The part of an RNA shown here (small-subunit ribosomal RNA, 3' major domain) has 479 nucleotides and comes from an uncultured prokaryote. Model confidence (mean pLDDT): 82 of 100. Its Rfam family is "Bacterial small subunit ribosomal RNA". Gene Ontology terms of the family: ribosome and structural constituent of ribosome.

[in-house]
Context: one part of a larger RNA
RNA sequence: UGACGGGGGCCCGCACAAGCGGUGGAGCAUGUGGUUUAAUUCGAUGCAACGCGAAGAACCUUACCAGGGUUUGACAUCCCCUGACAGGCAUGGAAACAUGUUUUCGUCCUUCGGGGCGCAGGGAGACAGGUGGUGCAUGGCUGUCGUCAGCUCGUGUCGUGAGAUGUUGGGUUAAGUCCCGCAACGAGCGCAACCCCUGUCCUAAGUUGCCAGCGAGUAAAGUCGGGUACUUUUAGGAGACCGCCGGCGACAAGUCGGAGGAAGGUGGGGAUGACGUCAAGUCAUCAUGCCCUUUAUGCCCUGGGCUACACACGUGCUACAAUGGUAUGUACAGAGGGCAGCCACCUGGUGACAGGGAGCAAAUCCUCAAAACAUAUCUCAGUUCGGAUUGGAGUCUGUAACUCGACUCUAUGAAGUCGGAUUCGCUAGUAAUCGCACAUCAGCCAUGGUGCGGUGAAUACGUUCCCGGGCCUUGUACA
Numbered sequence: 001u002g003a004c005g006g007g008g009g010c011c012c013g014c015a016c017a018a019g020c021g022g023u024g025g026a027g028c029a030u031g032u033g034g035u036u037u038a039a040u041u042c043g044a045u046g047c048a049a050c051g052c053g054a055a056g057a058a059c060c061u062u063a064c065c066a067g068g069g070u071u072u073g074a075c076a077u078c079c080c081c082u083g084a085c086a087g088g089c090a091u092g093g094a095a096a097c098a099u100g101u102u103u104u105c106g107u108c109c110u111u112c113g114g115g116g117c118g119c120a121g122g123g124a125g126a127c128a129g130g131u132g133g134u135g136c137a138u139g140g141c142u143g144u145c146g147u148c149a150g151c152u153c154g155u156g157u158c159g160u161g162a163g164a165u166g167u168u169g170g171g172u173u174a175a176g177u178c179c180c181g182c183a184a185c186g187a188g189c190g191c192a193a194c195c196c197c198u199g200u201c202c203u204a205a206g207u208u209g210c211c212a213g214c215g216a217g218u219a220a221a222g223u224c225g226g227g228u229a230c231u232u233u234u235a236g237g238a239g240a241c242c243g244c245c246g247g248c249g250a251c252a253a254g255u256c257g258g259a260g261g262a263a264g265g266u267g268g269g270g271a272u273g274a275c276g277u278c279a280a281g282u283c284a285u286c287a288u289g290c291c292c293u294u295u296a297u298g299c300c301c302u303g304g305g306c307u308a309c310a311c312a313c314g315u316g317c318u319a320c321a322a323u324g325g326u327a328u329g330u331a332c333a334g335a336g337g338g339c340a341g342c343c344a345c346c347u348g349g350u351g352a353c354a355g356g357g358a359g360c361a362a363a364u365c366c367u368c369a370a371a372a373c374a375u376a377u378c379u380c381a382g383u384u385c386g387g388a389u390u391g392g393a394g395u396c397u398g399u400a401a402c403u404c405g406a407c408u409c410u411a412u413g414a415a416g417u418c419g420g421a422u423u424c425g426c427u428a429g430u431a432a433u434c435g436c437a438c439a440u441c442a443g444c445c446a447u448g449g450u451g452c453g454g455u456g457a458a459u460a461c462g463u464u465c466c467c468g469g470g471c472c473u474u475g476u477a478c479a
Base pairs, nucleotide, nucleotide: 001479002478003476004475005474007473008472009471010470011469012468013467015463016462019426020425021424022423026318027317028316029315030314031313032312033311034309035308042053043052064304065303066302067301068300069299070298073127077126078125079123080122081121082120083119087102088101089100090099091098092097106117107116108115109114129293130292132291133290134289138287139286140282141281142280143278145276150189151188152187153186154185155184156165157164158163169180170179171178195270196269197268198267200238201237202236203235204234205233206232209228210227211226214225215224216223241264244258245257246256247255248254320419324378325377326376327375328374329373336367337366338365341360342359345356346355347354348353385416390411391410392409393408394407395406396405432455433454434453435452436451437450438449
């Protein structure tokens, strides 16, 4: 100087407390461990691995296994020879491929000898190749402490020196934020602000948007003429700064209350992550040193596996019901997506869907809610709760749904009556609850992920205690 303390002081955080809803019990989905297996590819492992890499494992993907093939190679550059190549057919084969046969003879220049370029086949070797090893050789990227308020430097001063001071102290703040003081005076990286979204208003512009007034028109409808007020769209601006008033404070920083205001003291949300820590994670995104491999640890193909199942754990979904289930009626979003696409509408089908078929490369066309609300019924039961499981029959995608897809109809109707110790999230448009969209994607094992809106709470006395963190101080046989 740090680190540590079941030392002290001050302070903060959904850290506790106060509340609301969950987890742990059930069934299922998914990931992991374990076991099994020819293989169940590999990585991730306290917080910070475990719905994680994977924003899509039937083939492909795919790295694993079995079998069949191949060796200058699936891919790149260079040399020599030959020729257009591709393609079609037949045989063998699971295919890859092998054999045979057949068609075909590129393009530019030319002194017509040939040469250049491109492509293919054969050959020789230099080499290619490796999701092989090492993340403890590395770059890059990322997690974490933590959006915590810290981490440092120059000059000066003090100390023999390591170092100290500044950065400590008194206040204050979300903040090393600011004020005052002070052997310090300044500065940098962080904080804040500048950026984006959202909340109010103004200006400009009105089509594909909108419809107040006028006219037309309809069963109804911005449907039409028209208009650009309003909503809205997308550009530019205004607005919030403790600015104003009062109290407190040290005449400070600031803080408490009030006015005005759409918004008040960082308005709400996002992006933004200092010096560093964990030899943290990643050689399987990529790049890369070294090592290993080279008729194989490379490459091609078929099939299988990654989907196994005495079990254990994590994360979720659905429930156990009446604040509910069922049936009928009926209303209201936002944000996205769309041409090998979204699909109105009509017809068929109980339905998944099929057959026709208009519009739309989209503020124009398509997709566009559910909870809520109204009425009826069920009457507390393993039920009209719950839907697992299984039988049968189908639809769709795709060469192909056996291993191993989703969906539909019908039948079946398991566990489960609110869950031990424990443990998690959340302070407001939040929790809870309700649906919608998108990426990946032929299809989909999505209950996941990322967004979007609808309905919409309770509680916070307080900081003694648990956990984590910041500052000062003290002890130390620790570095």